Two RNAs folded together computationally: RNase P RNA and transfer RNA, 447 nucleotides in total.
It holds a member of the Rfam family "Bacterial RNase P class A". Its family is annotated with dimeric ribonuclease P complex, tRNA processing and ribonuclease P activity in the Gene Ontology. Rfam classes the family as a ribozyme.

RNA sequence: AGAUGGCCGGGUGACCGCGGGCGCGCCUCAACUUCGGUUGAGAAGCGUUCGAGGAAAGUCCGGGCUCCACGGAAAAACGGUGCCGGAUAACGUCCGGCGGGGGCGACCCCAGGGAUAGCGCCACAGAAAUCAAACCGCCUAAGGCCGCAAGGUCCGGCAAGGUUGAAAUGGUGCGGUAAGAGCGCACCGCGCGACUGGCAACAGGAGCGGCACGGCAAGCCCCACCGGGAGCAAGACCAAAUAGGGACGGCAAUUGGCGUUUUCCGCGUCGUCGUCCGGGUCGGUCGCGCGAGGCGUUCAGCGAUGAACGUCCCAGAGGAAUGGUCACCCCUUCAGCAAUGAAGGACAGAACCCGGCUUACAGGCCAUCU
RNA sequence: GCCGGCUUAGCUCAGUUGGUAGAGCAACUGAUUUGUAAUCAGUAGGUCGCGGGUUCGAACUCCUGCAGCCGGCACCA
Numbered sequence: 001a002g003a004u005g006g007c008c009g010g011g012u013g014a015c016c017g018c019g020g021g022c023g024c025g026c027c028u029c030a031a032c033u034u035c036g037g038u039u040g041a042g043a044a045g046c047g048u049u050c051g052a053g054g055a056a057a058g059u060c061c062g063g064g065c066u067c068c069a070c071g072g073a074a075a076a077a078c079g080g081u082g083c084c085g086g087a088u089a090a091c092g093u094c095c096g097g098c099g100g101g102g103g104c105g106a107c108c109c110c111a112g113g114g115a116u117a118g119c120g121c122c123a124c125a126g127a128a129a130u131c132a133a134a135c136c137g138c139c140u141a142a143g144g145c146c147g148c149a150a151g152g153u154c155c156g157g158c159a160a161g162g163u164u165g166a167a168a169u170g171g172u173g174c175g176g177u178a179a180g181a182g183c184g185c186a187c188c189g190c191g192c193g194a195c196u197g198g199c200a201a202c203a204g205g206a207g208c209g210g211c212a213c214g215g216c217a218a219g220c221c222c223c224a225c226c227g228g229g230a231g232c233a234a235g236a237c238c239a240a241a242u243a244g245g246g247a248c249g250g251c252a253a254u255u256g257g258c259g260u261u262u263u264c265c266g267c268g269u270c271g272u273c274g275u276c277c278g279g280g281u282c283g284g285u286c287g288c289g290c291g292a293g294g295c296g297u298u299c300a301g302c303g304a305u306g307a308a309c310g311u312c313c314c315a316g317a318g319g320a321a322u323g324g325u326c327a328c329c330c331c332u333u334c335a336g337c338a339a340u341g342a343a344g345g346a347c348a349g350a351a352c353c354c355g356g357c358u359u360a361c362a363g364g365c366c367a368u369c370u
Numbered sequence: 371g372c373c374g375g376c377u378u379a380g381c382u383c384a385g386u387u388g389g390u391a392g393a394g395c396a397a398c399u400g401a402u403u404u405g406u407a408a409u410c411a412g413u414a415g416g417u418c419g420c421g422g423g424u425u426c427g428a429a430c431u432c433c434u435g436c437a438g439c440c441g442g443c444a445c446c447a
């Protein structure tokens, strides 16, 4: 100078204040009373105890819990995940490996299955973007025609070089040829690969093949695996006043309205008072914090993690408490030669809970390594 | 607290097999008019909310992380 992992995230004291729990006595109200009291609720007071985070955030994943749904369902469709093995309640998380890439290095990064199942796309440029094709160019050896010949022309041969592009069907050298070309050879690369090691991903690799097989799956798709839906404003219980509903009884009464197709008869219904019942609303209570919990030690494991033992109880609600002042210390900035003085303390704040990821974050500490 | 949606020019919006970003209104310049409006001709204006990735190439209904804005919610006879 850097790399990785872990931790803290102002400290101590005094005073005042806020929210929750528990206890104490006093006061008020209600119910029951054997009139002595008992129980419950509330207001203020005193005492005691507890009171934000590593991210409480974003709500991006995974679970617990609750309700709904549930024959086929371990399906289809849709969505998600994607090297291998393990950890875990589960995961897209974590750990250990493998492969590829970057760095002198410690170390870091990778949505990292399949392009030989199929479909699709590869704009512009370029001859050509994949069953192939030839613009410039190279060559006239064989064949035809002209010519005495040199040569010209036709029929052709080639893909070495140039050009375009993100990407053009192996590279270098020697031989070979009319010119060329894996056409032949050597080395490198590539493909297949007996066999060996490993649980596996994969690694090594005798030998074979002149090389055939471009890219995109964070395009459709194929393969393997996973997933029922909604979310504490889930849901459960208690339950006013008013209005409306139902049952029973009393009163009124055949007058009237409506229905029964027109008329008559008949039937039903519409009134008022009382008692009871059930549903919902306002409101209240629960869900609601002993939990995949924290800390320590030991053991197993490379590790994530697991097991055993000991110890601790650690916020919980209402539109929402967790704060303020002073003194000393710590840190930052500014002023000053200095003593010292002034200003300030990162990001941010629980709301059913837990495991992760991501994002924000002044400053500091420890360990290991280059 | 929980669940959804949107972001493209000054404003309102288009933009598909991913291949040079457009329309209307507004703005500016010129013409027309005595002058203004209307009309006609033309011009400028864009980090496609921001960052990263996949791809030769991304505004993309390709993927992902943030930011801002908007909407909805218990029970209900």
Stems, first nucleotide, its partner, number of pairs: 001370008010329007018051007027042006053347001057358002060356005065231004078227005083097005098112001099110004113222002118220002120216003135162002137158003143154004170188006189211001190209003195204003235286004245277007256270005293312008330345006371443007380395004389426001397413005419436005